[in-house]
C1' cells in the first nucleotide's frame, strides 16, 4: 500500500472474492511449564441438597449450666438497629430508561458529623411462662401472671408548625429575613466512676461526674424525588392520532409542582421537522475496527434502569410497593390422615434438560469492605484464596560447540551425479524447566488484654476517652513464591501450505473416476492444483478451519461519487410549504469568533516514572476526553428589525411576427358510389400465379349528382407552443414572444416534496358520422409447414360531440434558473449606421434556429458561447446481473390497467466506448478454365482397379469433403506379411559386454518331422612370447527384440489455402491503451510491380531475376552421329575412301532490353500499335512454395519421449488369408460404330532400356513360344511405333459392331500356378443402339487422339503411375450469375470466430416462491358478564386496659362486619395483525449431448 476475475486483447463502468487486525467463541489435529486474566451468548426452562442476613444480655422478663460469690456463660420470647445493602439477570422498556447540562422559589433523607435546647412526673397492658382445647401437619383458639430503650396520657417549650400583623432584601413573587401575639407539639433509660457539698455515717443514697442513648430544632454530608433542554435504531406497503384528552376553576391526594384523581366549565392537544401504529433492542463510561471521519458492538470491569415463576396488591419503614417479607389470583412441583398444606437458585456450588457451547456440591473469613455490638465478638458463597478448561494475552523451555569417508537410508537423476546435511553418528559442553533433597518468606497491620508515662475532663492524683513506649495473641492461600544443592542432555513439537493471487517443487498413483476448490478454476495417461512420498515455504504450545465484526470498499461518497451512451433527468407546466437569494446605511447579537469559570466520575487509551528477574500486570502523575452550560467581549459574514436604492423582476407605450389555442363560414383537386351515354371481353394482380371482378357489359372513356376524409405546389435542418403537438381559405374571440424608447414600482425573484392542469397512439362509455385506409376474420398464393411476409375483400377503429384513460425510444435517451469563458460560417425575426433619387449589397446590436471547430472537459465516442467548460442554488433519480417494475397491500380506474413496489431463490458476471479479426442472402474496385464461349468426358453397360458394408480362423494396418477412395503398394502365388491356424525356439533371427567353459566353424552321412525343429554319427582350426589373442558352440547375467500403444507427447518429411500476393520489423510520430501510421489514397501491374503523394523514414521474408529445358544463330569439336561436293562399290544399304558444308551430338557465347518509333498517360510508372527480328513486352515449360492455418497426414520409412510384453505382443516354419461377394461409391479401360470394323499394301519418331541382361539373322510351331546364338559392356548391337497414307470389302444389323462369359488345347516364368499368374489358339458371342438428377477437364503443340518406352519385377493382375514423339482443333462477346481468392469500405450480441451465436413453447428432475375451499396456533384492539386480594368512601349491631367526665355508666376514640365504585386472572361476542400447514393452480430458477421451430445478432434474409 494494494491484488485476482467480464475481452482475442484495451480503456472504463461495476459487482463477486483474498491479503490485516478482533473475538465470553466453537469443531479438527496436536500438546512441556509458568505468571496473569477470563469461562451458560441456547431454554428470564425445570430444579434433588448445602450454604449465601444476622446482631445485641451494656434495652427487658423468664428458663437452664456454672461460680465461693445475681460470678461467668448460653438463649425461645418481648424490644432496638439492620434486613431497600452485598450478590444476580437482561425478560420487560424505543420512553415514567440512558447519556450530558440546567432547574426544585415544588421536595425528602434512618445511621454519620456540628450545633443550640431538654431529658420531669405517671400509667394499664402484653408475649415469653402456666393451665387448657382443635389439628395428620402447617398452625391455631381460650382462660391467668409479668418486664421494659415496648406503649399510652399529663407538664415544660430553646424551638417547629399554623394564622394575623410587621421590618429590610431580591429572579418583584407560591421566595427569604427581624420583630410581636395566639393556638398546637417532646423524650427512655443503660453502664462505669467519686463521695468536694447534704442525709446516714460501715459504706452507700439523694448528689456529682464519665460514656453510650432518647427528645425538640439548626446546619452539612450521604443518598433520593420530581421536572426541563437536547441526544438517542428500523419501517410511510403504518397518515391521521386523542376524550382525562388539551386548557381553566374548585376540591382531594402526595414528602413534593401536576389530569396524579373527582365535579363542572371551554373544546383544545399532537402531526410530513413523520404524530399514530408495526419490529427490534436494556442504555452509558467504553470496546473492536478505521489514517481519520465513520462503522460495528456493549462479555469481563465501573456508571444507571428494570426484574426476581407469572399477573395484580397493599403493609411495615428515613428509604420498598421488597430475590432468599405479607395477601389474592394462574401454572407447576411436592406433602397428606383427602379434611387441608408447603415451594419459588435471573446468590455459590451443584443436577437434568435443549445446545456448536461455557467449570469445584473446595479453603478461609488472615486481609479488604459490610450489618449488629460500648467491646471482645458473631455473621458475611460480598471476597480472599486454591481447583478445571492453550479460551485469550504474555514469558521460559524442548540443548550449546566443534564435526566430511559429505557414512547408512529415503527421495530424485541427463546414471555423471544431487539432496535431506553438520543434519546424524562422534568428542568436549552446560544445566533453564521437569525430577530428588535441604532452607524458606512478604502480604500482619490495626486491634484486644496486660503495664508505663502524658493529655483532657472532673472536686478528684477516681472512672472513662484519647497520645506515644513496651509484651503478648492473629495466615486461607503455604511448606507455595524464592534460595542453595545432586544427577543426567537425559522426559519436553506440532499444525497448516506450496497452480497464479501468495513465501515455498519433483517422483509415484489415479484418469472428467475417486477427489480438490476463498476466488480464477484444477482431474478426459505425462496432473508443480487429486491421493501418498521426499524436499521446501510459513507460524509454533500451537496450527487450521468455520462463524461474525470493522477495515480494504470513494462499493451510500460529511470528509469522499454519479445521471447523452455504462445503473440514474420526473413526459411538460403552474404552484402552497421549504431552501436559495441583487445594491447601501443604521441597528441587534440568534448562527459565527474569542476569552473565563463550572462541569465532562473512577477505570480504559496516550505519554512519564516505578513494583512483580522480564513481559503481560499492577501502581503513582501527567495529558486528553474534539462535548455540555453559565458569564464577559467583537461585529466581517449570515440571520432578525429600519431606513433607502436601481442594474434582478415587472408595468405602461411604438412597431413587428407565427401550421399558437377555441369556434363559425367555406374552396377546389383526388377517390369511391349512384344514373346516364360511348365501347367490348377481357380488366385486376404478381417473382410467378391464383382468388376477385366483368357478356345480367366489365376494365377504358364522357357527362350529371352523392358522401366523407385529407388539404399536393408554396414547403425550407423555416416558424409557433411548456410539452403533447400545429399546415387550403376568411371571420370573431384568447393567449404568446421579439424589438425600439422613455416613464413608473422598487427585491416584487430562483427552484419547487405533496398538490392542481395538460398529456401522441391505442383502447372504452354514450349518441352520431363512415369515402378511402384497415387489427381481427374469410379467400388465393408460397412454404416441409405459413395461424406470416405477397395477392383479393373485409368489421371494429380512424372523423364530429361529451365523458373516461395517463401511458410512448412522451428522446438532444441531455431538469430549472444565473453568471463566466477564442471563434467561423449559415439561416428566421427586429432595430440602427455608411451610401442611394429609392431599393439592395455591406457593416454593428438583441432574439432564436442550424452546421464546424479552439481551449476545457469526457472512459471513449464526443461535447464545445443552444456546453456534456468553469463555479454557485433548488428539485428528481441511480447502487452488479436475473428473479421484477413481478408479487402481497394500498390509492386511482367502468374495464383495460396505471401509480407505489419488495423477498426467498440464483450466477460471476451483466454492460459502456473503442481495437484487430472473422463473418454478412452489406457495399465498392480486382484476379483465377469460375462462368459464359466452345471441344471431349464422367454418371447408363461390360471388365479392372481402389473403397465402403457385409462375411471370415483371418479377410493384415494406416488413408476421410475439397486435401481419403489405380493413395502408402515403382508391382500380395511361397517369400513379401505386419494377419489366421498349427507346430516349434527362450540371452533368443541380430548388437555390445562380463563371468565360467568347450573348441574350430563350414562340410558331409543317417533316423524322425509338412517344414523348422530335435536326435546321432564322421571331420576337426590360425598366429602365439606359449600367458594367451582371433574365431566360434555351451552355459549364467546384464541386455536383445516388439509392423504392440499414444502423430492429442514428439523430431523429420509431405499435403493444402497457393505462385495466392502477401507477411512482418527497426527508429520515429499519434493514442491513457489495445492499437494506429508505415502497407492507406491516385495511377498502373501477373505482383506490397512501379511512379506520384502523404508523419514517416528505412529494413527483412515473399514477388521478379539469378538455375535447367526448349525456340534462333555464331564459335569450337567431329566418333560410335552426318552426307553436300568427289572418287569406290552393292540388287540395295555412308558400305568405303574421304569430306567438316549440312543435320546432329555437347561445351562455351550471341541475342530480347519497352532498347527504337507513333499515340495516350501527370513531362511518371506504364498502355496500345508498329518496325526490325527465330523469338516481343514474364517467349513457352519446369524447378523454386512468405508469415502462417488447418492439434491437417505419417510412431506402419527411419529418429524418438512415455506406457506395455519378455518361455512372448519376441523369433522360426507349414499352410491358409490379404484375391471373399446380396451390394454402394470413386478412378478408369473397352465399346456401342461407316470420321468405323476387317483384310492387304505402305511411310515418318522421340526419349529409354540392355552382361543374373538386351537379343539379330536362320529354322520350327496357326500363335504365345521354342531352337539356337550373330553382335552388344552400347550415338557402333538389340529391344522399335501406330493412327496416317493407298486399295479392296462390309452398307445400318445388336451387325464382319462389341467383346464379357465360358469350354478345350496350350505356351512362359518360377521350388511350385488349386486357392491365386499373364500369355496363346479354337470355339463360345453377355450387357451395350452414346447413358437422369447432376457433375468433371482443357485458352495452343492445348484439348482431343495414336502409338511408345521405364521404374517395380523370377513372372504378373499395368487397362495404374511417370516420361516421351506422331497427328492435331474449337471458342473466349464478356464479368450480370455460381465457386475460390485479393484490397478498400460499413454492420455485428461472432473470437472454438456463421459448421458462430441464440430465443419461447413443451417433456423430465430439483428447489424457493405466489394464489388457494380451508385448517391449528399466537398478539392485540372494541363491546359486555363475572370480580379475588387491597387500599378508598360510607355505614357500623356485637365489642374495647389506657384519655375525659358528673364513673354500676356515658364521651371521645378503636373496630369485626356489612355495602359501593375500582380492580388482577378468567368467560362471551366481533374485528386486525402475525405464523405454520393444505387437494389444487400459476409463473420463475437452475440442470453435458430430449422435442418442435429458427424471433433477434450482418439489409439476420419482412432492418
Nucleotide at each position: 500500500a494494494g491484488a485476482g476475475u467480464u475481452u482475442g486483447a484495451u480503456c472504463c463502468u461495476g459487482g463477486c472474492u483474498c491479503a490485516g487486525a478482533a473475538c465470553g467463541a466453537a469443531c479438527g489435529c496436536u500438546g512441556a511449564c509458568g505468571g496473569c486474566g477470563u469461562g451458560g451468548a441456547u431454554u428470564a426452562g425445570g430444579c434433588a441438597u448445602g450454604c449465601a442476613a444476622g446482631u445485641c444480655g451494656a434495652a427487658c422478663g423468664a428458663u437452664c449450666c456454672u461460680u465461693u460469690a445475681u460470678u461467668g456463660g448460653a438463649u425461645a420470647g418481648u424490644g432496638g438497629c439492620g434486613c431497600a445493602a452485598g450478590g444476580g439477570u437482561g425478560a420487560g422498556u424505543a420512553a415514567u430508561a440512558u447519556a450530558u447540562g440546567g432547574a426544585u422559589a415544588a421536595u425528602u433523607u434512618g445511621c454519620c458529623u456540628u450545633u443550640u435546647a431538654g431529658u420531669u412526673g405517671g400509667g394499664g397492658a402484653u408475649a415469653a411462662c402456666c393451665c387448657u382445647g382443635a389439628g395428620a401437619a402447617a398452625u391455631c383458639g381460650g382462660g391467668g401472671c409479668u418486664a421494659a430503650u415496648a406503649c399510652c396520657g399529663a407538664a415544660u417549650g430553646u424551638g417547629a408548625u399554623a394564622c394575623a400583623g410587621u421590618u429590610g432584601a431580591u429572579a418583584c413573587u407560591u421566595u427569604c429575613u427581624u420583630c410581636u401575639g395566639u393556638a398546637u407539639u417532646a423524650a427512655a433509660g443503660a453502664u462505669g466512676g467519686c463521695c468536694u457539698c447534704u442525709a446516714c455515717u460501715u459504706g452507700u443514697a439523694a448528689g456529682c461526674u464519665g460514656u453510650c442513648g432518647c427528645u425538640a430544632g439548626a446546619a452539612g454530608a450521604u443518598a433520593a424525588g420530581u421536572u426541563c433542554a437536547u441526544a438517542u435504531c428500523c419501517u410511510a406497503u403504518u397518515a391521521g392520532c386523542u376524550u382525562g384528552u388539551u386548557g381553566g376553576u374548585a376540591g382531594g391526594g402526595u414528602a413534593a409542582a401536576g389530569g396524579c384523581c373527582u365535579a363542572c366549565c371551554a373544546a383544545g392537544g399532537c402531526a410530513a421537522c413523520g404524530a399514530u401504529g408495526g419490529g427490534u433492542a436494556g442504555c452509558c463510561g467504553g470496546c473492536c475496527u478505521g489514517a481519520g471521519a465513520g462503522g460495528g458492538u456493549g462479555a469481563c470491569c465501573g456508571g444507571u434502569c428494570a426484574c426476581a415463576u407469572u399477573g395484580g396488591g397493599a403493609c411495615u419503614g428515613a428509604g420498598a410497593c421488597a430475590c432468599u417479607g405479607c395477601c389474592c389470583a394462574a401454572a407447576c412441583u411436592c406433602c397428606u390422615a383427602c379434611g387441608g398444606g408447603a415451594g419459588g437458585c435471573u446468590g455459590c456450588a451443584g443436577u437434568c434438560g435443549a445446545g456448536a457451547a461455557u467449570c469445584u456440591u473446595u479453603c478461609g473469613c488472615a486481609a479488604u469492605g459490610g450489618a449488629c455490638g460500648a467491646a471482645a465478638g458473631u455473621c458475611u458463597g460480598a471476597c480472599g484464596a486454591a481447583g478445571c478448561g492453550a479460551c485469550g494475552c504474555c514469558g521460559u523451555g524442548u540443548g550449546a560447540a566443534c564435526g566430511a569417508u559429505g557414512a547408512a537410508g529415503g527421495c530424485c537423476u541427463u546414471c555423471g551425479g544431487g539432496u535431506c546435511g553438520u543434519a546424524a553418528a562422534g568428542u568436549u559442553c552446560u544445566g533453564u524447566c521437569a525430577c530428588g533433597a535441604g532452607g524458606g518468606a512478604u502480604g500482619a497491620a490495626a486491634g484486644g488484654u496486660a503495664u508505663u508515662a502524658g493529655u483532657a475532663u472532673u472536686a478528684a492524683u477516681a472512672c472513662c476517652a484519647c497520645u506515644a513506649g513496651u509484651a503478648u495473641c492473629u495466615g486461607a492461600c503455604a511448606g507455595u513464591a524464592c534460595c542453595u544443592u545432586g544427577a543426567g542432555a537425559g522426559g519436553a513439537a506440532g499444525c497448516c501450505c506450496c497452480g497464479g493471487c501468495u513465501a515455498a517443487c519433483u517422483c509415484c498413483g489415479u484418469g472428467c473416476c475417486a477427489g480438490c476448490a476463498g476466488c480464477c478454476g484444477c482431474g478426459g495417461u505425462a496432473a508443480u492444483a487429486c491421493g501418498g512420498a521426499g524436499g521446501g515455504g510459513g507460524c509454533a504450545a500451537g496450527c487450521g478451519u468455520u462463524g461474525u465484526u470493522c477495515g480494504g470498499a470513494u462499493u451510500u461518497a460529511c470528509u469522499g461519487g454519479g445521471u447523452g451512451u455504462a445503473a440514474a433527468g420526473g413526459g411538460u407546466g403552474u404552484g402552497c410549504a421549504g431552501g436559495c437569494g441583487g445594491u447601501u446605511g443604521c441597528u441587534u447579537a440568534a448562527g459565527u469568533c474569542a476569552g473565563a469559570u463550572g462541569u465532562g466520575a473512577a477505570a480504559g487509551c496516550u505519554c512519564c516514572u516505578a513494583g512483580c528477574u522480564u513481559a503481560a500486570c499492577u501502581a503513582g502523575g501527567a495529558a486528553a476526553g474534539u462535548g455540555c452550560a453559565u458569564u464577559u467581549g467583537a461585529a466581517a459574514c449570515u440571520g432578525g428589525g429600519u431606513a433607502a436604492c436601481u442594474u434582478g423582476a415587472g408595468u405602461u407605450u411604438g412597431g413587428a411576427g407565427g401550421a399558437a389555442g377555441a369556434g363559425a363560414a367555406u374552396g377546389g383537386a383526388a377517390u369511391u358510389c349512384u344514373c346516364a351515354g360511348u365501347g367490348u371481353a377481357g380488366c385486376g394482380g404478381u417473382g410467378a400465379a391464383a382468388u376477385g371482378c366483368g357478356u345480367a357489359g366489365a376494365u377504358a372513356u364522357u357527362g350529371a349528382g352523392a358522401a366523407g376524409a385529407a388539404c399536393a405546389c408554396c414547403g425550407g435542418u423555416g416558424g409557433c407552443g411548456a410539452a403533447a403537438g400545429c399546415g387550403g381559405u376568411u371571420c370573431u374571440c384568447u393567449a404568446c414572444u421579439c424589438u425600439g424608447a422613455a416613464a413608473c414600482u422598487g427585491a416584487c425573484g430562483c427552484u419547487g416534496a405533496g398538490g392542481c392542469a395538460c398529456g401522441a397512439a391505442a383502447g372504452c362509455u354514450a349518441g352520431g358520422g363512415g369515402a378511402g385506409c384497415g387489427a381481427a376474420c374469410g379467400g388465393g398464393a408460397u412454404u416441409a409447414g405459413a395461424u406470416a411476409c405477397c395477392c383479393c375483400g373485409g368489421u371494429a377503429g380512424u372523423c364530429c360531440u361529451a365523458g373516461c384513460c395517463g401511458u410512448a425510444a412522451a428522446c438532444g435517451a441531455u431538469g430549472g434558473g444565473u453568471a463566466c469563458u477564442u471563434g467561423g460560417u449559415g439561416u428566421a425575426g427586429g432595430a440602427g449606421g455608411u451610401a442611394u433619387u429609392g431599393a439592395c449589397c455591406c457593416c454593428u446590436c438583441c432574439u432564436g434556429u442550424g452546421c464546424c471547430g479552439g481551449a476545457g472537459c469526457u472512459a471513449a465516442c464526443g461535447c464545445g458561447u443552444u456546453a456534456a467548460g468553469u463555479a454557485c442554488c433548488c428539485c428528481a433519480c441511480c447502487u452488479g446481473g436475473g428473479g421484477a417494475g413481478u408479487a402481497c397491500g394500498g390509492u386511482c380506474g367502468c374495464a383495460a390497467g396505471a401509480c407505489u413496489a419488495a423477498a426467498a431463490c440464483u450466477c460471476a458476471a451483466a454492460g459502456g466506448a473503442a481495437u484487430u479479426g472473422a463473418c454478412g442472402g452489406g457495399g465498392g474496385c480486382c484476379c483465377g478454365c469460375a462462368c459464359a464461349a466452345g471441344c471431349g468426358g464422367u454418371g447408363g453397360a461390360g471388365c479392372a482397379u481402389g473403397u465402403g458394408g457385409u462375411u471370415u480362423a483371418a479377410u493384415a494396418c494406416g488413408a476421410a469433403g475439397c486435401a481419403a477412395c489405380g493413395c502408402g503398394u515403382a508391382g500380395a502365388a511361397c517369400c513379401u506379411u505386419a494377419c489366421c491356424a498349427g507346430g516349434g525356439c527362450u540371452u533368443g533371427a541380430c548388437a555390445u559386454g562380463u563371468a565360467c567353459u568347450g573348441g574350430a566353424c563350414a562340410g558331409c552321412c543317417c533316423c524322425u518331422g509338412a517344414a523348422a525343429g530335435g536326435g546321432g554319427g564322421u571331420c576337426u582350426u590360425u598366429c602365439u612370447u606359449c600367458g594367451g589373442a582371433a574365431c566360434u558352440g555351451g552355459u549364467a547375467c546384464a541386455c536383445a527384440g516388439g509392423u504392440g500403444u499414444u502423430g492429442c507427447a514428439u523430431g523429420g518429411c509431405u499435403g493444402u489455402c497457393g505462385u495466392c500476393a502477401g507477411c512482418u520489423c527497426g527508429u520515429g510520430u499519434c493514442g491513457u491503451g489495445a492499437g494506429a501510421u508505415g502497407u492507406u489514397g491516385g495511377g498502373u501491374u501477373a505482383a506490397g510491380u512501379c511512379c506520384c503523394g502523404c508523419a514517416a523514414c528505412g529494413a527483412g521474408c515473399g514477388c521478379a531475376a539469378c538455375c535447367c529445358u526448349u525456340a534462333u544463330c555464331u564459335u569450337u569439336a567431329g566418333u560410335u552421329a552426318c552426307c553436300a561436293g568427289c572418287a569406290c562399290g552393292u540388287u540395295a544399304u555412308g558400305g568405303u575412301g574421304g569430306g567438316a558444308a549440312c543435320u546432329c551430338u555437347a561445351a562455351a557465347g550471341a541475342g530480347a532490353c519497352u532498347g527504337c518509333c507513333u499515340a495516350g498517360g501527370u513531362u511518371a510508372a506504364c498502355u496500345a500499335g508498329g518496325a526490325g527480328g527465330a523469338a516481343g513486352g514474364u517467349g513457352g515449360g519446369g524447378a523454386u512454395g512468405a508469415c502462417g492455418u488447418c492439434a491437417a497426414g505419417u510412431c506402419a520409412u527411419u529418429a524418438u519421449g512415455g506406457c506395455c510384453c519378455u518361455u512372448a505382443c519376441g523369433c522360426c516354419c507349414u499352410g491358409g488369408g490379404c484375391u471373399a461377394c446380396a451390394c454402394a461409391c470413386g478412378u478408369g479401360c473397352u465399346a456401342c460404330a461407316a470420321u468405323g470394323g476387317c483384310c492387304u499394301g505402305c511411310a515418318c519418331a522421340a526419349a529409354g532400356g540392355g552382361a543374373c541382361g538386351c537379343a539379330a539373322g536362320a529354322c520350327c510351331g496357326c500363335g504365345a513360344g521354342g531352337u539356337g546364338g550373330a553382335g552388344c559392356u552400347a550415338a557402333u548391337c538389340c529391344c522399335u511405333a501406330a493412327a496416317a497414307c493407298a486399295g479392296g470389302u462390309c452398307u445400318c444389323a445388336g451387325u464382319u459392331c462389341g467383346g464379357a462369359u465360358u469350354g478345350u488345347a496350350g505356351u512362359c516364368u518360377g521350388c511350385a500356378a488349386c486357392u491365386c499368374g499373364a500369355c496363346u489358339a479354337c470355339a463360345u458371342g453377355a450387357a451395350g443402339u452414346u447413358g437422369g438428377a447432376a457433375u468433371c477437364g482443357c485458352u495452343a503443340g492445348u484439348a482431343a487422339u495414336g502409338g511408345u518406352g521405364u521404374a517395380u519385377c523370377a513372372g504378373c493382375u499395368a487397362c495404374g503411375a511417370c516420361g516421351c514423339c506422331g497427328u492435331g482443333a474449337a471458342u473466349c462477346c464478356g464479368u450480370u450469375c455460381c465457386c475460390g481468392g485479393g484490397c478498400c469500405u460499413u454492420g455485428u450480441a461472432c473470437a472454438c470466430a456463421c459448421c458462430g451465436c441464440c430465443c419461447g413453447u413443451c417433456a423430465c428432475a430439483u428447489c424457493a416462491u405466489c394464489c388457494g375451499a380451508g385448517u391449528u396456533g399466537g398478539a392485540u384492539g372494541c363491546a359486555c358478564c363475572c370480580g379475588a386480594a387491597g387500599g378508598c368512601g360510607c355505614u357500623g349491631u356485637c365489642u374495647c386496659a389506657a384519655c375525659c367526665u358528673u364513673u354500676u355508666a356515658g364521651g371521645a376514640g378503636a373496630a369485626a362486619g356489612g355495602c359501593g365504585a375500582c380492580g388482577a386472572a378468567g368467560g362471551u361476542g366481533u374485528g386486525u395483525c402475525u405464523a405454520g400447514u393444505a387437494a389444487g393452480g400459476a409463473g420463475g430458477a437452475u440442470g453435458a449431448a430430449g422435442u418442435c421451430g429458427u424471433a433477434a445478432c450482418a439489409a439476420g434474409g419482412u432492418a

Notes
This is a predicted structure of a 1503-nucleotide RNA (small-subunit ribosomal RNA) from a metagenome. Its Rfam family is "Bacterial small subunit ribosomal RNA". Rfam links the family to the GO terms structural constituent of ribosome and ribosome. RNAcentral holds the sequence, with entries from SILVA. Its mean pLDDT, the model's own confidence on a scale to 100, is 84.